Two RNAs folded together computationally: RNase P RNA and transfer RNA, 371 nucleotides in total.

RNA sequence: GCUGGCCAGUAGGCAGUUGCUCCGUGUUGCAAGAUACGGGGAGGAAAGUCCGAACACUCCUCCGCCUCGGCGGAGAGCAGGGUAGCGGGUAAUGCCCGUCUGGAGUAAUCCACGAGGUGCGAACAGAAACGACCCGGUUAAGUCCGGCUGAAACGUGCUAAAUCCUUAUCUGAGUGCAAGGCCGUGUCCUGCGUAGCUUUAUGCGAAGCAGGAAGUGCCGCUUGAGAUCAGCAGUAAUGUUGAUUUUAGAUAAAUGACUGCCCACGACAGAAUUCGGCUUAUCGCUGGCCAGUUAAC
RNA sequence: GGGCGCGUAGCUCAGUUGGUUAGAGCGGCCGAUUGACGUUCGGCAGGUCCCCCGUUCGAGUCGGGGCGCGCCCA
Repeated sequence: GCUGGCCAGUAGGCAGUUGCUCCGUGUUGCAAGAUACGGGGAGGAAAGUCCGAACACUCCUCCGCCUCGGCGGAGAGCAGGGUAGCGGGUAAUGCCCGUCUGGAGUAAUCCACGAGGUGCGAACAGAAACGACCCGGUUAAGUCCGGCUGAAACGUGCUAAAUCCUUAUCUGAGUGCAAGGCCGUGUCCUGCGUAGCUUUAUGCGAAGCAGGAAGUGCCGCUUGAGAUCAGCAGUAAUGUUGAUUUUAGAUAAAUGACUGCCCACGACAGAAUUCGGCUUAUCGCUGGCCAGUUAAC
Repeated sequence: GGGCGCGUAGCUCAGUUGGUUAGAGCGGCCGAUUGACGUUCGGCAGGUCCCCCGUUCGAGUCGGGGCGCGCCCA
C1' cells in the first nucleotide's frame, strides 16, 4: 500500500436581512398584553413502542395506629406471564461485561432463546423409518458382509421442541402524563319543571334541579440513576471520591425563510412526562487499535 | 402522545401433534338447458399465504425484525 475486523467522533461552514418560541431586564398599561435590548432553542437515532425503571392513580391480601374514616408499612402463596451454561454489573431488564462449550473464518473477530426431561421419525424417496424385518452372498449358528434412497438405515446411534412437560428464578393485580392534581363553576344539549305566556294543551318556558357532551387556564414539565476531566478499586462492565459545568420545554403546537461566498456539494430524519437499553433507517468524511497479505517501492 | 388488534384467491373466511399439489362460499370465464335472460347442472382459471432473517430434513403454522391497515383512551 491493498483487503478485512472492532471501536470512537462528525452530521456542511461563514456573513447579512427578516420571522417564530421560551427566559431575563427596562419602558408602558388597572390588568390582559404590547414593545426595546440581551441570551437559550431538536437527534444519533427525537423513529419502532420491543424490553426495563422512575413517577402517578385504582384494586386485592395481611399487619399496625386511630379522631372510625382514613393514614402508614409489608406483599408470602395460587393462577398467569417472563427469563434460562457459569459468574459479575445495574434502579431494573430479555441489556452490558467476563468466561466455558459448540459453530463460521487463514486470522483479527463474529454468531448461539446454550437448563433438565420426554415425545417425535405423518410428506417425498426407499424393500424397510424406530418395533424390527427383507433381499443377495456367506457361516456350524441372525455368524459375518453388502444393499439404491434419505436429514437419519438398526446403533445404549442420528435428526431432535425457537409448538409439550418439569425444574430454578423474577413479578401482589392493573392502568398509563389523554396518569393525576388545582383554580373556576362558565358554554352547549337532553329531561323534569315554579313564576310567566298563550291557541287551555300530551304546548312553550327566565330561574332552579338532574343527567350528558365538547373545549379550556395553571401545575405535573424538565436539575436528571445529568455531563466533562482527573485520581482510586476492578481483567472488564461498572463503582467511588474530588473539581468544573449545568440553558428546548411548545399545546395546534416554535426551532423557519430568503440572499451572497466557499468546500469534500450535504444522508436518514424532527422533541411532546422523564430516563437506561435494544432494534430499524442513514450520503459521506475523520481518527484509533488489530489481523491477513508482500506483486511493486 | 399512549394502548390493543388484524394481514391467506377479486370479496368474505377456514386451515394444530409443522408433512404430498393450501381449501370453502360468493364473484369471473367456458359449456349444457331456454325462443332469449335468469335459475339449475357440469367444467375451468385465479395464491409472492404482506416482506425479510432465523430454528428445522421440511414453515401459512414456531422465534425475531420490518411494512401496511383498523379500533380504543381526556
The prediction has a mean pLDDT of 75. It holds a member of the Rfam family "Bacterial RNase P class A". Rfam classes the family as a ribozyme.